[in-house]
Model confidence (mean pLDDT): 87 of 100. The part of an RNA shown here (small-subunit ribosomal RNA, central domain) has 350 nucleotides and comes from a Chthonomonadaceae bacterium. NCBI's taxonomy places the organism under Bacteria, Bacillati, Chthonomonadia, Chthonomonadales, Chthonomonadaceae. The full RNA is in RNAcentral, with records from SILVA.
Context: one part of a larger RNA
RNA sequence: CUGGGCGUAAAGGGCGCGUAGGCGGCUUGUUAAGUGAGAAGUGAAAUCUCUGAGCUCAACUCAGAACGUGCUUCUCAUACUGGCAGGCUAGAGGAAUACAGAAGUGAAUGGAAUUCCCGGUGUAGCGGUGACAUGCAUUGAUAUCGGGAGGAACACCAGAGGCGAAGGCGGUUCACUGGGUAUUACCUGACGCUGAUGCGCGAAAGCGUGGGGAGCAAACAGAAUUAGAUACUCUGGUAGUCCACGCCCUAAACGAUGGAUACUAGACGGUGGGAGAAUAAACUCUUUCUCUGUCGUAGCUAACGCAUUAAGUAUCCCGCCUAGGGAGUACGGCCGCAAGGUUGAAACUC
Numbered sequence: 001c002u003g004g005g006c007g008u009a010a011a012g013g014g015c016g017c018g019u020a021g022g023c024g025g026c027u028u029g030u031u032a033a034g035u036g037a038g039a040a041g042u043g044a045a046a047u048c049u050c051u052g053a054g055c056u057c058a059a060c061u062c063a064g065a066a067c068g069u070g071c072u073u074c075u076c077a078u079a080c081u082g083g084c085a086g087g088c089u090a091g092a093g094g095a096a097u098a099c100a101g102a103a104g105u106g107a108a109u110g111g112a113a114u115u116c117c118c119g120g121u122g123u124a125g126c127g128g129u130g131a132c133a134u135g136c137a138u139u140g141a142u143a144u145c146g147g148g149a150g151g152a153a154c155a156c157c158a159g160a161g162g163c164g165a166a167g168g169c170g171g172u173u174c175a176c177u178g179g180g181u182a183u184u185a186c187c188u189g190a191c192g193c194u195g196a197u198g199c200g201c202g203a204a205a206g207c208g209u210g211g212g213g214a215g216c217a218a219a220c221a222g223a224a225u226u227a228g229a230u231a232c233u234c235u236g237g238u239a240g241u242c243c244a245c246g247c248c249c250u251a252a253a254c255g256a257u258g259g260a261u262a263c264u265a266g267a268c269g270g271u272g273g274g275a276g277a278a279u280a281a282a283c284u285c286u287u288u289c290u291c292u293g294u295c296g297u298a299g300c301u302a303a304c305g306c307a308u309u310a311a312g313u314a315u316c317c318c319g320c321c322u323a324g325g326g327a328g329u330a331c332g333g334c335c336g337c338a339a340g341g342u343u344g345a346a347a348c349u350c
Stems, first nucleotide, its partner, number of pairs: 003322004007304002012318001014201004021194003025088007033081002035077008049065006091191001092188003095184005103177007110154001115149007125136002162169002206247006215241002220236004258317006266295005272289006299306002324349002332343004
């Protein structure tokens, strides 16, 4: 470079925004760069191929043809691609109206529960386990009633429900902010898709500074168990978990399935809109758009399975793979306070 691939065999980037680039709707005119046709010039000789000739043959040598797939110039064609000029509305965007939502950020606030403190009642146990023990308790525990403090999480609603690009998001209220859907078809008129580098976001754990600390709980201590028990069980318990700011940048970051567009039987559900039928109104029924599920035809698949939310049929763009181990290691670069991350081999071996 090419071929074949990427749900589970190696392989989809964790996710978005977007630069360059690649690709791009319908239509008219023009141009003739790509594209196609013709001509001319050039494309050294030798070699190669073909035909013939010369050495007694052959190798070899000689002659002619062919080849030299290319480049340059000129002329012609104009379907497609491109350039330029114009038009269109089906893509895209805007507007108006309406709607749903744990989407985000900040602030305020509520009740239940755990723990602790104070006070009352009350007395000998409580707690824990398979059974014990460590532990707590006559300096009055556990239990129960009243009061208070503080932190964290939000029962029911709650749903193969919703929202978000992903990570993720759940008490209530307010403020600010993002996205989405439907209807109308009023406006713009291809403004689009993808996206190397880049920039931003990115669970948990971890790190820095300062707070906070109820419960839980790595480490740690003790009690058990056991041959041992650096575990499983129990009693404690510190980082941490929480907040602010700044880092880290990884996950089975999973649908193990990149994004966009179009097309391709159906059946049955859920969510949010629209229209219609019906009705006094609702219930209900029909239909349509969006999102979200289950099953299933064709087709695909090694099979499992996927199947209008494709893993089907196609096009465009990006990322990635190329036997196992060595190894996501070493070295170097970049990033990081560190932990480490990212990029990423080889020898050797099977």